Model confidence (mean pLDDT): 89 of 100. A computed fold for an 80-nucleotide RNA from a Nitrospirota bacterium, annotated as c-di-GMP-I riboswitch aptamer. It matches the Rfam family "c-di-GMP-I riboswitch aptamer". Rfam describes the family as follows. GEMM was predicted in a large-scale screen for bacterial structured RNA regulatory elements. The source organism's lineage runs through Bacteria, Pseudomonadati and Nitrospirota.
[in-house]
């Protein structure tokens, strides 16, 4: 100093509902609120799920979701 781990500090984020605004809808942004979360920071590459469409169906297409899963990149702190 680096890796891997994750005590301790110091903090961060914000789940379900409520409220406003987008959006045909998943969904998503502002307030409040706290499930949780050591990357719950970023990324739609690849599975998975939801949404519109379209199809006799199988499927195709276009979207969403990173707090579903694996993968990239980036990170604050240093006990064991």
């Nucleotide at each position: 100093u680096u890796u891997c781990c994750g005590a301790a500090a110091g903090g961060g984020u914000a789940a379900a509902c409520c409220u406003c605004g987008g959006g045909u809808a998943a969904c998503c942004g502002g307030g409040g609120g706290a499930c949780a979360c050591a990357a719950a920071g970023c990324c739609a590459c690849a599975g998975a799920u939801c949404c519109u469409g379209u199809u006799u169906g199988g499927g195709c297409a276009g979207g969403a979701u990173g707090g579903c899963u694996g993968g990239g990149c980036u990170a604050c702190c240093g006990a064991a």